c-di-GMP-I riboswitch aptamer from Aquibacillus albus, 88 nucleotides, folded computationally.
Rfam family: c-di-GMP-I riboswitch aptamer. Rfam links the family to the GO term cyclic-di-GMP binding.
Lineage of the source: Bacteria > Bacillati > Bacillota > Bacilli > Aquibacillus.
The sequence was found by an Rfam model in a public genome assembly.
Of the family's consensus pairs, 95% are formed in the model.
The prediction has a mean pLDDT of 85.
């Protein structure tokens, strides 16, 4: 240095639920709470995947409804990238 990851040390993050806020929604923020995490740090037009559909387009139309589309999101799906510690 690379790989690897202890019942090591020092620290870190925080799922669901609940409360409040925000948003059309997905989601996000704060508090609470710990299911878990060795990158659960960061990166979302510019790798794949997933979620949503206010607006738009098409069909339809009395009202509705349905389909498609991201410019809105997800990094706790994979991926990319950087990094703490050091037993075997």
């Nucleotide at each position: 240095u690379c790989u690897c990851g202890a019942u090591a040390a020092a620290g870190g993050c925080a799922a669901a639920g609940c409360u409040g806020g925000u948003g059309a929604a997905a989601g996000c923020c704060a508090g609470u709470g710990a299911c878990g995490c060795a990158a659960a740090g960061c990166u979302a037009u510019a790798g794949g995947g997933g979620c949503u559909u206010c607006a738009g387009u098409g069909u339809a139309u009395g009202g509705a409804a349905c389909a498609c589309u991201a410019u809105g999101c997800c990094a706790g799906c994979c991926a990319g990238u950087u990094a703490c510690c050091g037993a075997a």